[in-house]
RNA sequence: GGGAGCGUAGUACAAUCUGGCUAGUAUAGGGGCCUCCAGAGCCCUAGAUCUGAGUUCAAAUCUCAGCGCUCCCA
Repeated sequence: GGGAGCGUAGUACAAUCUGGCUAGUAUAGGGGCCUCCAGAGCCCUAGAUCUGAGUUCAAAUCUCAGCGCUCCCA
């Protein structure tokens, strides 16, 4: 220099293919029950679509640009 893939709660992943349910799950965090205390267990709870623009009645999903990470080629 050229090409490809990825980016969603603190962390790890679903939902993207084929646009449409309140964006779910586990774990971590907070509170409660239990216990002499703690842990385990049970219940409750807050938390996210990398940024901007476009298309559309409707975008995490499609298009474009940017940013970041990874891989391949040179």